Notes: This is a predicted structure of a 477-nucleotide part of an RNA (small-subunit ribosomal RNA, 3' major domain) from Oligobrachia mashikoi endosymbiont E. It matches the Rfam family "Bacterial small subunit ribosomal RNA". Its family is annotated with ribosome and structural constituent of ribosome in the Gene Ontology. Lineage of the source: Bacteria > Pseudomonadati > Pseudomonadota > Gammaproteobacteria.
[in-house]
Context: one part of a larger RNA
RNA sequence: UGACGGGGGCCCGCACAAGCGGUGGAGCAUGUGGUUUAAUUCGAUGCAACGCGAAGAACCUUACCUACCCUUGACAUCAUCAGAACUUGUUAGAGAUAACUCGGUGCCUUCGGGAACUGAUAGACAGGUGCUGCAUGGCUGUCGUCAGCUCGUGUCGUGAGAUGUUGGGUUAAGUCCCGCAACGAGCGCAACCCUUGUCCUUAGUUGCCAGCACGUAAUGGUGGGAACUCUAAGGAGACUGCCGGUGAUAAACCGGAGGAAGGUGGGGAUGACGUCAAGUCAUCAUGGCCCUUAUGGGUAGGGCUACACACGUGCUACAAUGGUACAUACAGAGGGCGGCGAACUCGCGAGAGCAAGCAAAUCCCACAAAAUGUAUCGUAGUCCGGAUUGGAGUCUGCAACUCGACUCCAUGAAGUCGGAAUCGCUAGUAAUCGUGGAUCAGAAUGCCACGGUGAAUACGUUCCCGGGCCUUGUACA
Numbered sequence: 001u002g003a004c005g006g007g008g009g010c011c012c013g014c015a016c017a018a019g020c021g022g023u024g025g026a027g028c029a030u031g032u033g034g035u036u037u038a039a040u041u042c043g044a045u046g047c048a049a050c051g052c053g054a055a056g057a058a059c060c061u062u063a064c065c066u067a068c069c070c071u072u073g074a075c076a077u078c079a080u081c082a083g084a085a086c087u088u089g090u091u092a093g094a095g096a097u098a099a100c101u102c103g104g105u106g107c108c109u110u111c112g113g114g115a116a117c118u119g120a121u122a123g124a125c126a127g128g129u130g131c132u133g134c135a136u137g138g139c140u141g142u143c144g145u146c147a148g149c150u151c152g153u154g155u156c157g158u159g160a161g162a163u164g165u166u167g168g169g170u171u172a173a174g175u176c177c178c179g180c181a182a183c184g185a186g187c188g189c190a191a192c193c194c195u196u197g198u199c200c201u202u203a204g205u206u207g208c209c210a211g212c213a214c215g216u217a218a219u220g221g222u223g224g225g226a227a228c229u230c231u232a233a234g235g236a237g238a239c240u241g242c243c244g245g246u247g248a249u250a251a252a253c254c255g256g257a258g259g260a261a262g263g264u265g266g267g268g269a270u271g272a273c274g275u276c277a278a279g280u281c282a283u284c285a286u287g288g289c290c291c292u293u294a295u296g297g298g299u300a301g302g303g304c305u306a307c308a309c310a311c312g313u314g315c316u317a318c319a320a321u322g323g324u325a326c327a328u329a330c331a332g333a334g335g336g337c338g339g340c341g342a343a344c345u346c347g348c349g350a351g352a353g354c355a356a357g358c359a360a361a362u363c364c365c366a367c368a369a370a371a372u373g374u375a376u377c378g379u380a381g382u383c384c385g386g387a388u389u390g391g392a393g394u395c396u397g398c399a400a401c402u403c404g405a406c407u408c409c410a411u412g413a414a415g416u417c418g419g420a421a422u423c424g425c426u427a428g429u430a431a432u433c434g435u436g437g438a439u440c441a442g443a444a445u446g447c448c449a450c451g452g453u454g455a456a457u458a459c460g461u462u463c464c465c466g467g468g469c470c471u472u473g474u475a476c477a
């Protein structure tokens, strides 16, 4: 100087408390461990691995296993020789491939040949998702959006170092003020950026419709309008600016006015010096080591989907604030041409047929659902719950057996609110309700985004956890 303490002081955080809803019990989905297996590819392992890499394993992907094949190789550069490239069909085979066969003779040319491509030969070499993340770059997680981490000069100390950065206040903040052997400065904080909340200006189609007119069963449908909504560009607006009080006459705090918004208005992006030899050699790059008729390459089938069990994360429930039936209202944000696909017809339905419109403020996906109204069920393993299984189908796709999603009929399991323990959340939040997107042929209860309805509680900081500053002890570095 640090680190540590079941030392002290001050302070903060959904850290506790106060509340609301969960997990832990059930069924299923998904990931992991374990076990099994020819293989169940590999990585991730307290917080910070476990719906993680994977924004999507039937083949492919795919790295694993089995079998069958290739060896200058699937891919790159170079040499020589041959042939344009390419292509039809038959046979064998699981296919890769092999044999035979039909067609084709192109482009440039100084007629030597050349360009692209294919085959053969030999070797330089290719190739490796093989090992080492404890050789590395890059990227990322974490402490933590915590308020810290340092430097120059000066001063003090023999020196390590100290000072500044401590102290008194204050703040979300090393934020600001005052004081001070310090005076300044840098990286962080804040602001500048995006978005949302109010108003104005400009613009007015594909969006809008107040007033005027026409028309319809109905609809901004039409003329027209530029007010309103909205769209999207530019501005205004919030700064403790004003008033009162407290304070040290400071910084600031408390209350108030005005205001759409008030003291960082809400949200996002943004992550200092560093810590964990944290994670990644399987995104990529790369040193070293290793393989080179195989640890490389191709093909088919299988596996990654196994299942006495254990754990994590979720979904659906156990019901009446509910289930069912009918009627009926209101979003936002997205996506669409190998695409979205209306209306109509058929089908109980998943869907099918035909096909309009739309590269989209125009058309489509697309009916939002919870809510509301009426009726029914009457506390029951039920008109709750939907697992499981049987049958019949639809769709995607060469192909749904291993191993897809969905529909209909039948079946109707566990489950009556969950032990110890444990998680999230402070406001348009939790809870709850639907909607869209990426990936994607198909395949979400996951992920990312969007809006609808919309709470309760916070006395307080004694305690648990994590953190910041000062101080103290130490046989620790």
Base pairs, nucleotide, nucleotide: 001477002476003474004473005472007471008470009469010468011467012466013465015461016460019425020424021423022422023421026316027315028314029313030312031311032310033309034307035306042053043052064302065301066300067299068298069297070296073125077124078123079121080120081119082118083117086103089100090099091098092097107114108113127291128290130289131288132287136285137284138280139279140278141276143274148187149186150185151184152183153182154163155162156161167178168177169176193268194267195266196265198236199235200234201233202232203231204230208225209224212223213222214221239262242256243255244254245253246252318418322377323376324375325374326373327372334365335364336363339358340357344353345352346351384415389410390409391408392407393406394405395404431453432452433451434450435449436448437447